A computed fold for a 154-nucleotide RNA from a Bacillota bacterium, annotated as glmS glucosamine-6-phosphate activated ribozyme aptamer.
Rfam family: glmS glucosamine-6-phosphate activated ribozyme aptamer. The literature on the family includes a 2004 paper in Nature by Winkler et al., "Control of gene expression by a natural metabolite-responsive ribozyme". The family's RNA type in Rfam is riboswitch.
Taxonomically the source falls in Bacillota (Bacteria, Bacillati).
It was read from a public genome assembly, where an Rfam model found it.

[in-house]
């Protein structure tokens, strides 16, 4: 140092990368270029998980390569199952356990980017700091849903 094997842990802009992109050396070339080596990067956070399935979300941030590729996934579909406006069961309708829906007003935090300090020629790399979101959640107000069909006299 690889290979198999068995146990833990830990992850969801989460893991991995031979394309690329960037850097450093060396060769050549008129300087660009080009080629080879060896190396960096390769999604900042917030939401989101009733089981199964296909398949793959939502929202700002940001100097936008956050290109591109693999492999994983909590939105939305579908299936079963649960809830659902004052008894029961079936079907419709909605949603998803915080469990009917439509509009509308208020309102809330974040990380990178930057700064510093360390490492490293260098890309960048670890570690502190501070400043700033949106969908949301959370309150508010108004509407609209008590359909069909069984049976029961709760």
């Nucleotide at each position: 140092g690889a290979a198999u094997u068995u146990g833990a842990a830990a992850u969801a802009g989460c893991g991995c990368c031979g394309g690329g992109a960037c850097u450093c050396g060396c060769u050549u070339c008129u300087g660009g270029g080009a080629g080879c080596g060896a190396g960096u990067u390769g999604a900042c956070g917030a939401g989101g998980u009733a089981g199964g399935g296909g398949a793959u979300c939502u929202c700002g941030g940001a100097g936008c390569a956050u290109c591109g590729g693999c492999g994983g996934g909590u939105g939305a579909c579908c299936c079963u199952c649960g809830g659902c406006a004052g008894a029961c069961c079936g079907c419709a309708g909605u949603c998803g356990u915080u469990a009917g829906g439509g509009c509308u007003c208020c309102u809330a935090c974040a990380a990178a980017c930057c700064c510093c300090a360390c490492g490293g020629u260098g890309a960048c790399g670890u570690g502190g700091g501070a400043c700033c979101a949106a969908a949301a959640u959370g309150g508010g107000g108004u509407c609209c849903g008590c359909g069909c069909g069984g049976g029961a006299c709760u």